Large-subunit ribosomal RNA, domain II from a Thermotogota bacterium, 690 nucleotides, folded computationally. The organism belongs to Thermotogota, within Bacteria. The full RNA is in RNAcentral, with records from ENA. Model confidence (mean pLDDT): 85 of 100.
Context: one part of a larger RNA
RNA sequence: GCCGGCGAGUCAUCGUUGGUAGCGAGGUUAAGGUCCGUAUAAGGACCGGAGCCGCAGGGAAACCGAGUCUGAAGAGGGCGACGAGUUUCCAGUGAUGAACCCGAAGCCGCACGAUCUAUCCAUGAGCAGGUUGAAGCCCCGGUGAAACGGGGUGGAGGACCGAACCGGUGCCUGUUGAAAAAGUCUCGGAUGACUUGUGGAUAGGAGUGAAAAGCUAAUCGAGUGCGGUAAUAGCUGGUUCUCCCCGAUAUGCAUUUAGGUGCAGCCUCAUAGAAUGACAGCCGGGGGUAGAGCUCUGGAUGGACGCGGGGGACUGGGGUCCUGCCAAAUUCAACCAAACUGCGAAUACCGGAACUGUUGAAUCAUGGGAGUGAGACUGCGGGAGAGAAGUUUCGUAGUCGUGAGGGAAACAGCCCAGACCGUCGGCUAAGGCCCCAAAGGAUAUGCUCAGUGUGGCAAGGAUGUGGAAAUGCCCAAACAGCCAGGAGGUUGGCUUAGAAGCAGCCACCCUUUAAAGAGUGCGUAACAGCUCACUGGUCGAGGAUUUCCGCGCCGAAAAUACAGGGGGCUAAGCAUAUCGCCGAAGCCGCGGGAUGGAUAACUAGGUUAUCCAUCGGUAGGGGAGCGUUCCCUGCGGGGAGAAGUCGAACCGUAAGGUUCGGUGGACUGCAGGGAAGUGAGAAUGUCGGC
Numbered sequence: 001g002c003c004g005g006c007g008a009g010u011c012a013u014c015g016u017u018g019g020u021a022g023c024g025a026g027g028u029u030a031a032g033g034u035c036c037g038u039a040u041a042a043g044g045a046c047c048g049g050a051g052c053c054g055c056a057g058g059g060a061a062a063c064c065g066a067g068u069c070u071g072a073a074g075a076g077g078g079c080g081a082c083g084a085g086u087u088u089c090c091a092g093u094g095a096u097g098a099a100c101c102c103g104a105a106g107c108c109g110c111a112c113g114a115u116c117u118a119u120c121c122a123u124g125a126g127c128a129g130g131u132u133g134a135a136g137c138c139c140c141g142g143u144g145a146a147a148c149g150g151g152g153u154g155g156a157g158g159a160c161c162g163a164a165c166c167g168g169u170g171c172c173u174g175u176u177g178a179a180a181a182a183g184u185c186u187c188g189g190a191u192g193a194c195u196u197g198u199g200g201a202u203a204g205g206a207g208u209g210a211a212a213a214g215c216u217a218a219u220c221g222a223g224u225g226c227g228g229u230a231a232u233a234g235c236u237g238g239u240u241c242u243c244c245c246c247g248a249u250a251u252g253c254a255u256u257u258a259g260g261u262g263c264a265g266c267c268u269c270a271u272a273g274a275a276u277g278a279c280a281g282c283c284g285g286g287g288g289u290a291g292a293g294c295u296c297u298g299g300a301u302g303g304a305c306g307c308g309g310g311g312g313a314c315u316g317g318g319g320u321c322c323u324g325c326c327a328a329a330u331u332c333a334a335c336c337a338a339a340c341u342g343c344g345a346a347u348a349c350c351g352g353a354a355c356u357g358u359u360g361a362a363u364c365a366u367g368g369g370a371g372u373g374a375g376a377c378u379g380c381g382g383g384a385g386a387g388a389a390g391u392u393u394c395g396u397a398g399u400c401g402u403g404a405g406g407g408a409a410a411c412a413g414c415c416c417a418g419a420c421c422g423u424c425g426g427c428u429a430a431g432g433c434c435c436c437a438a439a440g441g442a443u444a445u446g447c448u449c450a451g452u453g454u455g456g457c458a459a460g461g462a463u464g465u466g467g468a469a470a471u472g473c474c475c476a477a478a479c480a481g482c483c484a485g486g487a488g489g490u491u492g493g494c495u496u497a498g499a500a501g502c503a504g505c506c507a508c509c510c511u512u513u514a515a516a517g518a519g520u521g522c523g524u525a526a527c528a529g530c531u532c533a534c535u536g537g538u539c540g541a542g543g544a545u546u547u548c549c550g551c552g553c554c555g556a557a558a559a560u561a562c563a564g565g566g567g568g569c570u571a572a573g574c575a576u577a578u579c580g581c582c583g584a585a586g587c588c589g590c591g592g593g594a595u596g597g598a599u600a601a602c603u604a605g606g607u608u609a610u611c612c613a614u615c616g617g618u619a620g621g622g623g624a625g626c627g628u629u630c631c632c633u634g635c636g637g638g639g640a641g642a643a644g645u646c647g648a649a650c651c652g653u654a655a656g657g658u659u660c661g662g663u664g665g666a667c668u669g670c671a672g673g674g675a676a677g678u679g680a681g682a683a684u685g686u687c688g689g690c
Base pairs, nucleotide, nucleotide: 001690002689003688004687005686006685011097012096013095014094015093016092017091018090019089021087022086023085026053027052028051032047033046034045035044036043057064058063067079068078069077070076100238101237103235107228108227109226110225111224112223118202119201120200121199122198123197124196125195126194127192129161130160131159132157136153137152138151139150140149141148165189166188167187170185172183173182204220206216207215208214241625242624243623244622245621246620251264252263253262254261255260265372266371267369268368269367270366271365273364274363276362277359278358279357280356281355282352283351284350285349291343292341293340297337298336299335301333302332303331304330308326309325310323311322312321313320314319375400376399377398378397379396380395381394382393383392384391405416406415407414420592421591422590423589425588426587427586431582432581433580434567435566436565440579442578443577444576445575446574447573453569454568460554461553464551465550466549467548468547469546470545471544473542481538482537483536484535485534487511488510489509492506493505494504517532521530522529593615594614595613596612597611598610599609600608601607602606626679628676629675630674631673632672633671634670635669636668637667644663645662646661647660648659649658650657651656
């Protein structure tokens, strides 16, 4: 892991609600007793009225009483009265108990442990070999005597090196090991606070501890065994047959509360309960949002005006004058605002029995039972954030949650659409119709050349291309090119070393002309030179500028291979218009079932038929059933083969049932009742097998 067995809302008591049966202003017995009955198991009838509930309440009470309390009150008000209970059984649910099952770490009590280990006590034992050479002593030297020096002797030391012994430094190996702590190599101590044998002492909030909360028998921030004990667990996991009807919540308030709970909200069931509800139209309301506006409150720009200030000049002081500065108030103009409003919608919201329509019980009340109180995304309106987030927090609608089907390649929350069952019939939705792949190489007119596109991107940039418009020029010749002219006063004046069209300042005239600026650019030290404006000629048809719209281009860098699902496509891309088709569990056709209601018939209850509506569903509520074991009553089956088991066929909407055959070899079924150790796939379930 698989298979098989076992495995979880029980029982008792007391409430409460519904059902059921009896009696009813009453209902009912409890303990116990008597009689009958049973004999491995036992109950039934009667007696027993103690007691309990109800028939009266109000008040703290005295007390009063259909009233009473408060009160001065005969007022007002509060609670009552104007008759239904009670007992049995069954079911739902609550409380108390292990209380649906399994699960702690822990707490307490009583015992058992120092054969491991910690420390201590008593008594024993052990330490190869080598090295160093303290004190003391002796001798010699030395001294007045000493001190002191030398040599020897001596054998001290938590001394040195190093086996046994004790330890455990570093790496490696080992890690289902040879071993629940070891092995090789290496390393520390090795006469000491040394090591060790035997016997003994100290223990659970206690011991012992050269102290690490170490150790106290492979267990220690409180040992182990048993008990209290089925401790408690607002936590996790699990919780076993079927069908039918309805069907949520993830919100508000409160909470030592935030993953729990109470009340409300939302679901369900009941009442031969009440008589409403929702939406649309119509009618009546209040509002201060969107927008707008600038009166108010604030913000903010420019102008006018200029309180005041800054700066300057004059002044002995006082002060006076000036201003390309700042600037209050006022005023003009144009603006901004969630916490501005002299305005102000659309919606939304509230109300309307005696108005209308649609819907068809959707509304309300009382009572029984819940679950939920982590929500998610998308669109819209806001806050927080950064006008970030698959972010967060509200409002509003939808979907998912609890929703299958079709589309979006795949894809809870997007688009379409709500699956009772069957059907080798039809029509559509979203989305599609070249192939993968059902249906158009559909029609018409344009656009795009970028593989743009076939759903990826900005500011900005560009004689891409199509369309629309505006303003000038043009056969009296435009635009571009080419040929020629582009002059004179004059080197304008000033400035300047110079300033001559062309450093800079001022002015910008006149003349000759077809035309020519007191000069567009280059250039020179300054001139010169080149060129332009402007004009003539040549040529001979359109040319120039600007704005708007459509589709394209660049802008465009990310980590494995690609931003149409792919092939591929010049349409099979984009725009507009049109016809057709495909396409779902939607709708329709046909057949069938169930639930609710209405009508009709037969009708005790009930059944049947027709019609209408409905039948997705988690938590959850309600209803109806199937099956297992045992008991009672009745009726059966079985050695001419029971149960069990294997296989097949058939029946029922399902749980399931029946029959036949094989196997098996002794029990067993049906009907009507009753009672439960009553249904297994999950619990790191449990036991067994493999």